RNAcentral holds the full RNA, with entries from ENA and SILVA.
Predicted 3D model of a 349-nucleotide part of an RNA (small-subunit ribosomal RNA, central domain) from Bacteriovorax sp. ORFGAMMA1.
[in-house]
Context: one part of a larger RNA
């Protein structure tokens, strides 16, 4: 366990697809399972309630009535739910045309920079810090010029801007491919919403096998600082960061706000379309879809939210129930492991 809640107090699964289940648009007919009405049978007695009676009273005993909120059968009603038949187009989907986009996958290409190496010029410093030292350099460093190699990331454009379900996505070209949006009203005719289980995707770090390694850099070493310094600072530096394939499945996976639909003042900025006005690029008006800021009603404990709601409603799912113990133990499932998921209690305040 009635109920009340979930932006920040405990509480929205990281995100999607979707079986079962729950819920479901408009009109008409039929049916009568749910629903409603009447009748009838049953609902043992005792108990409970009401009205009487008996023990001196009461407890107690006893008589009568009512009740037993239920179930069965019959007859009827047809608004709503269901079932069934038919029809519809406002939901949903399809089609045609159109433009936008760092959406995803693969291949090829490009320039700047860092590093290393080679050659040349050239000479005593360079580097680093609060100051230093470790470190590099007369075996010629650093600086400058030319050349080569290799890996990773793509300045400006760049935006409070775009795309994606989320994680996330940014040099250029090509190929393959997903989604959204607008216009047309052409097609289907409720085909829809949600979604326990299930399945898939899922940053970084980590793991396995094989490559790769320029820069950066856990661990580690050294130099400093310090009472100490297993740190902060400096010089180095290995895993890793990168690629392919396979695992892991977690994050302040955040809008700390589940998904879908409908309704409820406006103002302003911006992205992508369409229509109108105009000679016309602009500007302006209308409209659809997104992204922001402010703000009315309303909501909120307040902060704040406010047509992208935390307002007003409906449908479905998930979750919460004092703090600690504890997201732990045990068990189970998954994993190569690290561990993940599920998930208590004693005790204590």
């Nucleotide at each position: 366990u009635u109920g009340g809640g979930c932006g920040u107090a405990a509480a929205g699964c990281g995100c999607g697809c979707g079986c079962a289940g729950g819920c479901g648009g408009a009109u008409u007919g039929u049916u009568a399972a749910g629903u409603c009405a009447g009748a009838u049978g049953u609902g043992a007695a005792a108990u409970c309630u009401c009205g009487g009676g008996g023990c001196u009273c009461a407890a107690c005993c006893u008589c009568g009535a009512a009740a037993c909120u239920g179930c069965g059968u019959c007859u009827g009603a047809a608004a709503c739910u269901g079932a069934u038949a038919a029809u519809c187009u406002a939901g949903a989907a399809u089609c045609u045309c159109g433009g936008a986009g760092g959406g995803g996958g693969a291949a090829g290409g490009g320039g700047a920079a860092u590093u290393u190496c080679g050659c040349a010029u050239g000479u005593a410093g360079g580097g680093g810090u609060a100051a230093a030292a470790u470190c590099c350099g007369u075996a010629g460093a650093g600086a400058u010029g030319c050349g080569a190699a290799g890996g990773a990331a793509c300045a400006c454009c760049a935006g409070a801007g775009g795309c994606g379900a989320a994680g996330g996505c940014g040099c250029c070209u090509u190929c393959c491919u997903g989604g959204a949006c607008g216009a047309g009203u052409a097609u289907u005719g409720a085909c829809g919403c949600u979604g326990a289980g299930g399945c898939g995707c899922g940053a970084a770090a980590g793991c396995g096998u094989g490559g790769g390694u320029a820069g950066c850099a856990a661990a580690c070493a050294g130099g400093a600082u310090u009472a100490g310094a297993u740190a902060c600072c400096c010089u180095g530096g290995u895993a890793g960061u990168c690629c392919a394939c396979g695992c892991c499945g977690u994050a302040a996976a955040c809008g700390a706000u589940g998904u879908g639909c409908a309704c409820u003042a406006g103002a302003u900025a911006u992205u992508g379309g369409a229509g109108g006005u105009u000679u016309g690029a602009c500007c302006c008006c209308u409209u659809c879809a997104g992204u922001g800021u402010c703000g009315u009603a309303g909501c909120u404990a307040a902060c704040g939210c406010a047509u992208u709601a935390a307002g007003u409603g409906c449908a479905c799912c998930g979750c919460c129930u004092g703090g600690g113990g504890a997201g732990u133990a045990c068990g189970g499932u998954c994993g190569c492991a690290a561990g993940a998921c599920u998930a208590a209690a004693a005790c204590u305040c």

It matches the Rfam family "Bacterial small subunit ribosomal RNA". NCBI's taxonomy places the organism under Bacteria, Pseudomonadati, Bdellovibrionota, Bacteriovoracales, Bacteriovorax. Its mean pLDDT, the model's own confidence on a scale to 100, is 88.